[in-house]
Context: one part of a larger RNA
RNA sequence: CGUUAGAGCAUUGAAAGGAGUCCUCCUUAGUACGAGAGGACCGGGAGGAAUACACCUCUGGUGUGCCAGUUGUUGUGCCAACAGUAAACGCUGGGUAGCCAUGUGUAGCGUGGAUAACUGCUGAAAGCAUCUAAGUAGGAAGCCCACCUUAAGAUGAGUGCUCUCACCGUUAUAAAACGGGUAAGAUCACGGUAAGACUAACCGUUACAUAGGCACUAAGUGUACGCACAGUAAUGUGUUUAGCUGAGGUGUACUAAUAGAUCGAGGG
Numbered sequence: 001c002g003u004u005a006g007a008g009c010a011u012u013g014a015a016a017g018g019a020g021u022c023c024u025c026c027u028u029a030g031u032a033c034g035a036g037a038g039g040a041c042c043g044g045g046a047g048g049a050a051u052a053c054a055c056c057u058c059u060g061g062u063g064u065g066c067c068a069g070u071u072g073u074u075g076u077g078c079c080a081a082c083a084g085u086a087a088a089c090g091c092u093g094g095g096u097a098g099c100c101a102u103g104u105g106u107a108g109c110g111u112g113g114a115u116a117a118c119u120g121c122u123g124a125a126a127g128c129a130u131c132u133a134a135g136u137a138g139g140a141a142g143c144c145c146a147c148c149u150u151a152a153g154a155u156g157a158g159u160g161c162u163c164u165c166a167c168c169g170u171u172a173u174a175a176a177a178c179g180g181g182u183a184a185g186a187u188c189a190c191g192g193u194a195a196g197a198c199u200a201a202c203c204g205u206u207a208c209a210u211a212g213g214c215a216c217u218a219a220g221u222g223u224a225c226g227c228a229c230a231g232u233a234a235u236g237u238g239u240u241u242a243g244c245u246g247a248g249g250u251g252u253a254c255u256a257a258u259a260g261a262u263c264g265a266g267g268g
Stems, first nucleotide, its partner, number of pairs: 001153001005164007015150004021049007033038001051107005059101004066094005071086006110145001112144002118138004167180005185263004189205005210256003213252005219245003226239005
């Protein structure tokens, strides 16, 4: 921009894409078959591999937010306690959320349809024979459908429900054209997100829990500083399952979502 008034929501499905896999074991059955050796079709059940999608409860990884230990060096006058720095975490031990796999869950399920090679039934041309010429039955991981996803720019632009249907100016008899202000609604703006390169999507904007802060807390680390006691001291013990953190959870208007602007409706 179109879809022939303008919108919001819900849909149909032309078309397109994806998936489709394999193995082992048990049973049928040591049966059919076979002199024996050996050894099934069909059917039923169980387990697994790879792959795909989703997720983070569990097992773990990361986790330059976080906690602790520790070496050199510099500084805060000194002790103690801390801070900076040590190749973009100095090193080491852990680790929430998020992200992830090696973890968890799910999936490939059909008495379907038409067929290929092939196998048939009936059967002439051609008194026989012949699956084919008329007629008719089977038959594949393949094709179509079924399953999952996208999908009306499918310009062949589909369908349903609901909302708004009203005014002014110029040209003008009118129709119509142009312009302006609106309706339903939308956009911008602002606060954001399990959404994201930007866009987009989604949520919220005081009639408010959207983000931050604050309070408490799941959880992480592992028992802080100071003081007291024991020890010559290093250190240990008590206060103390402390202190610190808390991307998660619950609550709370303390701060900021203020103020506003723009676009947007006509044919019979």

Predicted 3D model of a 268-nucleotide part of an RNA (large-subunit ribosomal RNA, domain VI) from a metagenome. It matches the Rfam family "Bacterial large subunit ribosomal RNA". Its family is annotated with structural constituent of ribosome and ribosome in the Gene Ontology. The RNAcentral record of the full RNA draws on SILVA. Model confidence (mean pLDDT): 87 of 100.